[in-house]
């Protein structure tokens, strides 16, 4: 300093997977009203809540090489001090779109999305 990386605003692109069981309100629909049914109103209204199934792309854990300490013995150089090497054991530190599924998600739309692309803007840390 702000190319790049990493922050950040705004556009664009963005996947999975439930027409499940019960309850509860509340809305329509069968002139009404019970019963029942969901806009084709004799089979996806819409919101809770529990349950069981699922699904991974917000978040969040879980790790493999590489590195680095350590402990043992082993070998190489060396006059001592101290060093180098590779080898097991066990620690540390470790990333994903990979595993988990706590979180959150499961018609379609809509919201949300990891991640990616292209504008502005910023430098605390790292470089």
């Nucleotide at each position: 300093c702000g190319u790049u990386c990493c922050c950040u605003u705004g556009c664009u692109g963005g996947a999975g997977a439930g027409a499940g069981a019960u309850g509860g309100c509340c809305c329509g629909c069968c002139g009404c009203a019970c019963c029942g049914c969901g806009u084709u109103a004799u089979g996806a209204g819409g919101c809770c809540a529990u349950c069981c199934a699922c699904c991974g792309a917000a978040g969040g854990a879980g790790c493999a090489a590489a590195c680095c300490g350590c402990a043992c013995g082993g070998c190489c150089a060396g006059c001592c001090a101290g060093g180098g090497c590779a080898g097991u054991g066990g620690g540390g530190c470790g990333a994903a779109u990979c595993u988990c599924u706590c979180a959150g998600g499961u018609a379609a739309a809509g919201c949300g999305g990891a991640c990616a692309g292209c504008a502005g803007g910023g430098c605390a840390a790292a470089u």
A computed fold for a 127-nucleotide RNA from Acidovorax sp., annotated as Glycine riboswitch aptamer. NCBI's taxonomy places the organism under Bacteria, Pseudomonadota, Betaproteobacteria, Comamonadaceae, Acidovorax. The sequence is in RNAcentral, with records from Ribocentre. The model forms 90% of the base pairs in the Rfam consensus.